[in-house]
């Protein structure tokens, strides 16, 4: 330069055309003499631009980053 694979709350991850879920951290409340752990809540998230479609996190083209292979 080619060609694959990947990008979801602060982390790690599931989802696959019709609503975004889990675990962790984060707060608040229970609890207890404090702390800490258990429990209940509560706020966070589809890299970016366009298309197809009633609807796109998904499906299609393009950028970007990361990653693998050949050169």
């Nucleotide at each position: 330069g080619u060609g694959c694979c990947a990008g979801u709350g602060g982390u790690c991850u599931a989802g696959u055309g019709g609503u975004a879920g889990a675990a962790u951290a984060g707060c608040a409340c229970c609890c207890u003499g404090c702390c800490a752990c258990u429990g209940u809540g509560c706020a966070g998230a589809c890299c970016c631009g366009g298309g197809u479609u009633c609807g796109a996190u998904u499906c299609c083209c393009g950028g970007c980053u990361g990653g693998c292979a050949c050169a």
RNAcentral holds the sequence, with entries from GtRNAdb. Predicted 3D model of a 71-nucleotide RNA (transfer RNA) from Closterium sp. NIES-67.